[in-house]
Context: one part of a larger RNA
């Protein structure tokens, strides 16, 4: 390297937007670059390749004559390119509806919880397997009333929905992104995919300024234990919440890139159309989302019109197992570290 791969064996970049590039609907001319075809010219020798010839053969040796590589010319146009006209099925726009925790900002809301005031009331609470530590007569747990804080929205709720992905969940205004769907009308190929690039990106962690009730690394106590630097208790800082700025990581997972075409069926459910109607129903389409299953496929388990089938295009990766996602170097990062990424040696 050629292949042959990539959901579990090694392998899909956590997602997008998008640049070069890479591919490219339908139908007409024209070109003739890529093709196909022929003519010539030329290509030391050898070597190979057809024919011939010579050592008894053969291997050897020797004639022709070709191949193959260049290059001018003619000829042909199906396809790929190029160029010039068109077209509407691709993509996209307009117009109507239409379902949502998409997203961002402000503002209200009660349910608990803790903590501060007051009432009642007393001798015990909390915790656990069983205790203790802790808390309580300086009056606690319990109940009432009354403040204050933060934080998270029970029920609805779903096997459901929304986003490109991370994720999104009281309510209500506001601003704003995508989807689905209808029937017309428009551009007219504008498309797909995407080395680099930029953006977005849970939770922890970082700076700086605020918050801080619950929950809690750390850590201190209390137990269990042969020991307990845990698993149970009891407290409890960071942190978790907010602004701004960063970090860029995950089992960031359907472990399953994106796009388009094509291949039985049954059955749930979410959003729109439209038909029929003996109407709380059926029937038919379009996205969406789930189960079960045929053909294929698969090592197998299982996938199966949301493919892990059948086919194209275009990107990303894999290449034995430790060493190692390590060292160096380099780029970013305040740091923590992250991105790129080896050998030696070793089985």
């Nucleotide at each position: 390297u050629u292949g042959g791969g990539c959901g579990u064996a090694a392998a899909g970049c956590g997602c997008g937007c998008g640049u070069a590039g890479g591919c490219g609907g339908c139908c007409c001319g024209c070109u003739a670059a890529g093709c196909g075809g022929g003519a010539c010219c030329u290509c030391u020798a050898a070597c190979c390749u057809g024919g011939g010839g010579g050592c008894u053969c053969a291997a050897c040796c020797u004639c022709c004559a070709g191949c193959c590589g260049g290059g001018u010319c003619c000829c042909g146009a199906a396809c790929u390119g190029g160029c010039g006209a068109g077209c509407u099925c691709g993509a996209g726009u307009g117009c109507g509806g239409u379902a949502g925790g998409g997203g961002c900002a402000a503002g209200c809301g009660g349910a608990a919880u803790u903590c501060c005031c007051g009432g009642u009331a007393u001798a015990g609470c909390g915790g656990u397997g069983g205790a203790a530590u802790g808390c309580g007569c300086a009056g606690a747990u319990a109940u009432c009333g009354g403040g204050a804080a933060g934080a998270a929205c029970a029920c609805c709720g779903a096997u459901g929905g929304c986003g490109a992905a991370g994720g999104c969940a009281g309510c209500c205004u506001g601003c704003u992104g995508g989807g689905c769907c209808g029937a017309c009308a428009c551009u007219g190929a504008c498309g797909c995919u995407g080395a680099g690039g930029c953006g977005c990106g849970a939770a922890a962690g970082c700076u700086a300024g605020g918050g801080g009730a619950g929950c809690g690394a750390a850590c201190a106590g209390g137990a269990u234990u042969a020991g307990a630097u845990a698993c149970c208790c009891u407290g409890g800082u960071a942190g978790u919440c907010c602004u701004a700025g960063c970090c860029g990581u995950a089992a960031a997972c359907g472990a399953u890139g994106g796009g388009c075409g094509c291949u039985a069926g049954g059955u749930g459910u979410g959003g729109g159309g439209g038909g029929g109607g003996a109407c709380g129903c059926c029937c038919c389409u379009c996205c969406g989302u789930g189960c079960c299953g045929c053909a294929g496929c698969c090592a197998a388990g299982g996938c199966a019109u949301u493919a892990a089938g059948c086919g194209c295009c275009c990107c990303g990766c894999c290449u034995g197992g430790g060493g190692a996602g390590u060292a160096c170097g380099g780029c970013c990062g305040c740091a923590a570290g992250g991105c790129u990424a080896a050998a030696a040696c070793u089985c």
A computed fold for a 347-nucleotide part of an RNA from an uncultured bacterium, annotated as small-subunit ribosomal RNA, central domain.